This is a predicted structure of a 101-nucleotide RNA (c-di-GMP-I riboswitch aptamer). Rfam family: c-di-GMP-I riboswitch aptamer. Gene Ontology term of the family: cyclic-di-GMP binding.
[in-house]
RNA sequence: GAUUAUAAUUAGCAAACCGUUAGAAAUGGCGGGACGCAAAGCUAUGGGGGCUAAGGUGUUGGAAGUUCGUUGGACAAUGCUAUGCCAGCCCGGCCGCCGGA
Numbered sequence: 001g002a003u004u005a006u007a008a009u010u011a012g013c014a015a016a017c018c019g020u021u022a023g024a025a026a027u028g029g030c031g032g033g034a035c036g037c038a039a040a041g042c043u044a045u046g047g048g049g050g051c052u053a054a055g056g057u058g059u060u061g062g063a064a065g066u067u068c069g070u071u072g073g074a075c076a077a078u079g080c081u082a083u084g085c086c087a088g089c090c091c092g093g094c095c096g097c098c099g100g101a
Base pairs, nucleotide, nucleotide: 003101012037013036017032018031019030020029021028022027035088041094042093043092046091047090048089049086050085051084055081056080057079058078059077060076061075065071
């Protein structure tokens, strides 16, 4: 230096939930809290997968107005859509603590 394996010690992280905060939401930050984690460290601009749909767009209904018309399109419901997210869904990449062979 590389590879493989796993006794111990000491540390580490922190799901649900609660408070607070950012956000349209998904979700994130901080504090509490521990279900779990030997990479539950980083990477979402490596690939697959999942979540959300503000904005955009389609469909249906349709208010005001009106020159009364196959007019108008506020608003509502709903489909699609990531440019928003998830590394504690999987594979990959990067980096790394302790000790043994």